[in-house]
RNA sequence: CAAGCUCACCUCGGUGAUCGCGCCCCGUUUCGGCGGGGUGAGGAAAGUCCGCUCUCCAUAGAGCGCGGUGCUGGCGAAUCGCCAGGCGGGGUAACCCGACGGCAAAGUGCCACAGAGAAGUGCAGUGCUGUCGCAAGGCAGCGAGGGUGAAACGGUGGUGUAAGAGACCACCAGCGCCGCCAGCAAUGGCGACGGCUAGGCAAACCCCACCGGGAGCAAGGUCAAGCAGAAGUGAGGGGCGGCUCGUCCCGUUAUCAACUUCGGGUAGACUGCUAGAGGCGUCCGGGUAACCGGCGUCCCAGAGAGAUGAUCACCACCCUGCAAAGGGGACAGAAAGCGGCUUAUCGGUGGGCUUGGGCA
Numbered sequence: 001c002a003a004g005c006u007c008a009c010c011u012c013g014g015u016g017a018u019c020g021c022g023c024c025c026c027g028u029u030u031c032g033g034c035g036g037g038g039u040g041a042g043g044a045a046a047g048u049c050c051g052c053u054c055u056c057c058a059u060a061g062a063g064c065g066c067g068g069u070g071c072u073g074g075c076g077a078a079u080c081g082c083c084a085g086g087c088g089g090g091g092u093a094a095c096c097c098g099a100c101g102g103c104a105a106a107g108u109g110c111c112a113c114a115g116a117g118a119a120g121u122g123c124a125g126u127g128c129u130g131u132c133g134c135a136a137g138g139c140a141g142c143g144a145g146g147g148u149g150a151a152a153c154g155g156u157g158g159u160g161u162a163a164g165a166g167a168c169c170a171c172c173a174g175c176g177c178c179g180c181c182a183g184c185a186a187u188g189g190c191g192a193c194g195g196c197u198a199g200g201c202a203a204a205c206c207c208c209a210c211c212g213g214g215a216g217c218a219a220g221g222u223c224a225a226g227c228a229g230a231a232g233u234g235a236g237g238g239g240c241g242g243c244u245c246g247u248c249c250c251g252u253u254a255u256c257a258a259c260u261u262c263g264g265g266u267a268g269a270c271u272g273c274u275a276g277a278g279g280c281g282u283c284c285g286g287g288u289a290a291c292c293g294g295c296g297u298c299c300c301a302g303a304g305a306g307a308u309g310a311u312c313a314c315c316a317c318c319c320u321g322c323a324a325a326g327g328g329g330a331c332a333g334a335a336a337g338c339g340g341c342u343u344a345u346c347g348g349u350g351g352g353c354u355u356g357g358g359c360a
Base pairs, nucleotide, nucleotide: 001356002355003354004353005352006351007350008349009348010347013315014314015313016312017311018310019309021040022039023038024037025036026035027034028033042331046342047341049340050339051338052337053336054216055215056214057213066212067211068210069209070208071085072084073083074082075081086100087098088097089096090095101207102206107205108204109201110200111199126145127142128141129140130139131138132137154172155171156170157169158168159167173197175194176193178191179190180189181188182187220271221270222269223268229262230261231260232259233258234256236250237249238248239247240246278298279297280296281295283294284293285292286291317328318327319326320325
C1' cells in the first nucleotide's frame, strides 16, 4: 500500500431569524389568559420473539398429559442471553457458523428420482466361474468388477478358490469395552482386549434430564357528580334577573315534591408514574472474560393512547466539477419500568488483528 476479519462508538450537526407545541416552576390576572425561566425520543423508542420486576385473579398433595429448553464450566434477577472452553463444519489466516442430550447396538416410522436391490438371512440386470447344449440359451455357484443414486452394507495387500467373498491373515480406519494419564467438566492422549463392520434422519414419533398457573399498567388502588335503589324526615318546593305581591309548574299522607343519610358505583379527578437490576468516569480493587465490589458525580420525557415541530440564511460534513456552481443527509418516533434477541438504517469515527506485496 492492497484485500480482508473483528470489537466498540457516533447519528439533519452549529449559529442566527421568523412562526408553532407538551409538561414543570415563578410572577401577574378582569380567571379567558399573559410574561419569564427550565425541560422535552432512539440506537433501534420497532417486532412483541425471550425473560424479570410490579399488580390482580386462581391455587391441598401426587401423578398423567401438554409446552419449552438441551455439549461443559461460569455470569446474571432471568428458561432467553452473555463470557470462557470442548467437539464438528467452513476459511491460507485473522475469524465465522452449529437445537451440539440419547456418539440412532430400546422400539416404531421415513429415505423422492434413478436403480436388480434403500436396511432384511439386502441385491444376480450386466459380469465372473462351472456344467448341459451344435447354437440361441438353460441350470447352479459367486457380492470381486461395471452401472444407478444424496446414500449400495469397511480400505489396501495377501492366502484361498472352478470363480469368489472378513471365508482366513497382516496393517489401517471405524465401533464397543477396560485400564492409566491430563482436565472442575465437556473432552483429549496412550495402551490392552473383543467380535469382525454396525447406513442416514430425533426442528419424525419416542426415551432421558431440567424448567413451566392465568391475565396484563386500558394491570390495579383511592375519591366520587348525575341517574336508578334503600332508609328516614316531611308540607311545602321551584321558575318569572334582588325584595314583596301576583302568576305558572310539581306535591299535599304515601304508586309522594323537596331535603337528609347509606351502600355499590358510571362520568370525572387523583394515584400507580418514573430516583431506577439508573446514567457517567483515561477512577480503584478482584476475575482470562462475561461480570462483581468500592468511590465520586449527575437527575435525564412521563401524556388526554394526542407535545417533542416547520421554514429561511450562513457555516461545517459528503458527492459531482479545473472553477463557478449544483446536489445530498438514512432507518425511524417513547406510553409502567428494566435486561436481552431479531429486524430496518444515508453515512462517519476509533482500537485490535490476518494475508499478500513494496521500501529501509

Description
The RNA shown here (Bacterial RNase P class A) has 360 nucleotides and comes from an Aggregatilineales bacterium. Rfam family: Bacterial RNase P class A. By type it is a ribozyme. From the family's description: Ribonuclease P (RNase P) is a ubiquitous endoribonuclease, found in archaea, bacteria and eukarya as well as chloroplasts and mitochondria. Rfam links the family to the GO terms dimeric ribonuclease P complex, ribonuclease P activity and tRNA processing. RNAcentral records the identical sequence in 2 taxa. The prediction has a mean pLDDT of 78. Lineage of the source: Bacteria > Bacillati > Chloroflexota > Anaerolineae > Aggregatilineales. The gene name in the source record is rnpB.